[in-house]
RNA sequence: GGCCAGGUAGCCAAGCAGUAAGGCAUUGGUCUGCAAAACCAAUAUGCGCGGGUGCAAAUCCCGCCCUGGCCU
Numbered sequence: 001g002g003c004c005a006g007g008u009a010g011c012c013a014a015g016c017a018g019u020a021a022g023g024c025a026u027u028g029g030u031c032u033g034c035a036a037a038a039c040c041a042a043u044a045u046g047c048g049c050g051g052g053u054g055c056a057a058a059u060c061c062c063g064c065c066c067u068g069g070c071c072u
Stems, first nucleotide, its partner, number of pairs: 001071007010024003018055001026042005048064005
């Protein structure tokens, strides 16, 4: 330098045009002698950055940045 995969919340991770799942963690509660576990509820500036298309973009297109792999 070229090609491929990926970047979504504090962490993991689904979603591939039409309100962004789930788990862990956190906070509050129930329970308990106290805790843990279990159960219930809640919160969290979450779609790498900038443009484009489109009624509508995490999703499609262009450029850039970052991570991993392969080739030379």
The RNA shown here (transfer RNA) has 72 nucleotides and comes from a Candidatus Parcubacteria bacterium. Lineage of the source: Bacteria > Bacteria candidate phyla > Candidatus Parcubacteria. Its Rfam family is "tRNA". The family's RNA type in Rfam is transfer RNA. About the family: Transfer RNA (tRNA) molecules are approximately 80 nucleotides in length. The coordinates come from a structure-prediction model, not an experiment, and the mean pLDDT is 81.